[in-house]
Predicted 3D model of a 74-nucleotide RNA (transfer RNA) from a Candidatus Aenigmatarchaeota archaeon.

Parts: sequence; C1' cells; structure tokens
RNA sequence: GCUCCCGUGGUCUAGCUUGGAUAGGAUGGUAGCCUGCGGAGCUGCAGACCGGGGUUCGAAUCCCCGCGGGGGCA
Repeated sequence: GCUCCCGUGGUCUAGCUUGGAUAGGAUGGUAGCCUGCGGAGCUGCAGACCGGGGUUCGAAUCCCCGCGGGGGCA
C1' cells in the first nucleotide's frame, strides 16, 4: 500500500441478511417491597446503536468517507 471481518448501556450479547411499533435479553447499578437479618426472591427506575455525510416518508440496518480493533497478502 491492497483486501476481509468487527464496533450496540459499566460488562456480555440479540436485532443488520429482508429498512418501519417505546432498540430486546443477561449481568451489574439504584429505589421500594419481602425478611429475624440479608448478598436470596418480587416490583419499579436510570443507562447504549464508533463519528460525519448521503439515500429514503422513515436508517442500528443500505451507500460513501473517516476513526478504533483484529486477520490475510505485498
């Protein structure tokens, strides 16, 4: 230099192929309930689509450019 894959809450992950409902689940955090007490159980709450641009009525999803990580070939 060329090329392929990946990037979603604190952590892990589904959804991307085939665009559409409040972006789901686990774990963690937090409040309440429960309890003799509680780290168990139940209920609620907060928290995420790597950045920018484009296409579209509508983008996590499609396209382009970049950033970061990993693999392959020079």
Description:
The sequence is in RNAcentral, with records from ENA. The prediction has a mean pLDDT of 81. RNAcentral records the identical sequence in 2 taxa.